[in-house]
Molecule: transfer RNA
Organism: uncultured bacterium
RNA sequence: GGCAAGGUAGCUCAGUUGGUCAGAGCACACGGUUCAUACCCGUGCGGUCGAAGGUUCAAAUCCAUCCCUUGCUA
Repeated sequence: GGCAAGGUAGCUCAGUUGGUCAGAGCACACGGUUCAUACCCGUGCGGUCGAAGGUUCAAAUCCAUCCCUUGCUA
């Protein structure tokens, strides 16, 4: 340099034929339970969906560009 995969909550990820609240588990906070802790149950917190553009009534999702990570290859 070329090709491929990926970038979504503090962490691991889902969401793929564009469609009306952006989600799960873990973690964290509070409450319940317990003599107490843990387990378990409930509630809550937390996001400019890598960046900035384009298409569209509507974009995490489609298009082109750029940045970053990983792998393969010369």